Predicted 3D model of a 351-nucleotide part of an RNA (small-subunit ribosomal RNA, central domain) from an uncultured bacterium.
Its Rfam family is "Bacterial small subunit ribosomal RNA". Rfam links the family to the GO terms ribosome and structural constituent of ribosome.
The coordinates come from a structure-prediction model, not an experiment, and the mean pLDDT is 87.
Context: one part of a larger RNA
RNA sequence: CUGGGCGUAAAGGGCAAGUAGGCGGUGGCCAAAGUUGGUUGUGACAUCUCCCGGCUCAACUGGGAGGGUGCGUCCAAAACUAGGUCACUAGAGGGCAGGAGAGGGAAGCGGAAUUUCCAGUGUAGCGGUGGAAUGCUCAGAUAUUGGAAAGAACACCAGUGGCGAAGGCGGCUUCCUGGCCUGCACCUGACGCUGAGAGGCGAAAGCUAGGGUAGCAAACGGGCUUAGAUACCCCGGUAGUCCUAGCUGUAAACGUUGGAUACUAGGUAUUGGGGGGAGGAGAGUCCCUCAGUGCCGAAGCAAACGCGUUAAGUAUCCCGCCUGGGGACUACGGCCGCAAGGUUAAAACUC
Repeated sequence: CUGGGCGUAAAGGGCAAGUAGGCGGUGGCCAAAGUUGGUUGUGACAUCUCCCGGCUCAACUGGGAGGGUGCGUCCAAAACUAGGUCACUAGAGGGCAGGAGAGGGAAGCGGAAUUUCCAGUGUAGCGGUGGAAUGCUCAGAUAUUGGAAAGAACACCAGUGGCGAAGGCGGCUUCCUGGCCUGCACCUGACGCUGAGAGGCGAAAGCUAGGGUAGCAAACGGGCUUAGAUACCCCGGUAGUCCUAGCUGUAAACGUUGGAUACUAGGUAUUGGGGGGAGGAGAGUCCCUCAGUGCCGAAGCAAACGCGUUAAGUAUCCCGCCUGGGGACUACGGCCGCAAGGUUAAAACUC
């Protein structure tokens, strides 16, 4: 390479939009690049196959015939692929009418709680634990009442719920803005699918500069425990957590399951639409249907577990990735980064 694979054994890129590329709906006509059939030329010698001969045989060797992937030429065919052209509407997109939503960005506002400060009442404890101690407190704490300030997060609603490509998103209002679903079948007429590289987005922690800092809390200090206790528990507490601008680019970034399309029993629950029947014009109930989210399961698949119209079933297209364990999410080199480090990624050796 061929072949086999990627939920859990090694293996799906963190995610999407998209360039090159690969692949691509229905019908007619043209042409004939690929394709198919034939003609003809070439396919040196040697080699190879067959026949005959020469060395005593054979290897070796002489002669004759054959074969020869392929390549060129000309003629023909037109199913398929590619090309050109005309048309179509089932894919895709648009239009119109409705709909749901913590989708994103900005600004403003609200209440509960916590802490601190001020004032009142009030007196000896409070706090903390398995039990304690450190700690706070007669300079009046804890408790309680009133007032003020600040920062961060938004109880109930809340869901097996919703939205988003993923990361993720949850108080209320306003402004700006992306996507999705349903119905009609009015328009365009294959405009599609996937997508190497490059570019973009990307939790937390971390970094740079400037702000902010209530609570929490790495580091650090103290108190316990203990043989020790660089911990678990307790009292404190700084970075950080928050905001603005930039960087970092990684996660068990997980459904450990790439994307698209088609097909293949059902049952049940739920979210958002549409249609229908009875009823009374409604609620609820019932039937059908589209899009999502769960559970259980036919066939089938699977090593088993399990998956099962949200496939891990049956197929096609495109991308990524795997090839025994350790060494090694490493070294060296390249690229990126302020750094931390990231990315790409071996070998010796060993079992």